[in-house]
RNA sequence: ACAUCUAGUUCGGGAGACACUGAUGCUCUCAGGACCGAAGGAGCAACCGCCUCGGAAACUCUCAGGUAAAAGGACCGAACAGAUUUA
Numbered sequence: 001a002c003a004u005c006u007a008g009u010u011c012g013g014g015a016g017a018c019a020c021u022g023a024u025g026c027u028c029u030c031a032g033g034a035c036c037g038a039a040g041g042a043g044c045a046a047c048c049g050c051c052u053c054g055g056a057a058a059c060u061c062u063c064a065g066g067u068a069a070a071a072g073g074a075c076c077g078a079a080c081a082g083a084u085u086u087a
Stems, first nucleotide, its partner, number of pairs: 001086001003084004008080006018033001020032004034067003040063001041061003047055003
């Protein structure tokens, strides 16, 4: 210096679906039904492995979460930090 990795840090981008109805109240809360999947969680499974057993999705479920804004948000990009390998 390049490359790879990470439950890492910062910044940027980031979808879907009722500002539903009622009570209360005034971003909240409670009740009722409707809806969404990309926090998290769970299930099946292609596949993978150190193959007695494990790891496993953006698929499925909707417990949780969410359905104006804000916040959050899987994932992507950049920079930084750390680790490893090569020259």

Overview:
Glycine riboswitch aptamer from Amylibacter marinus, 87 nucleotides, folded computationally. It matches the Rfam family "Glycine riboswitch aptamer". Rfam links the family to the GO term glycine biosynthetic process. The coordinates come from a structure-prediction model, not an experiment, and the mean pLDDT is 79. It was read from a public genome assembly, where an Rfam model found it.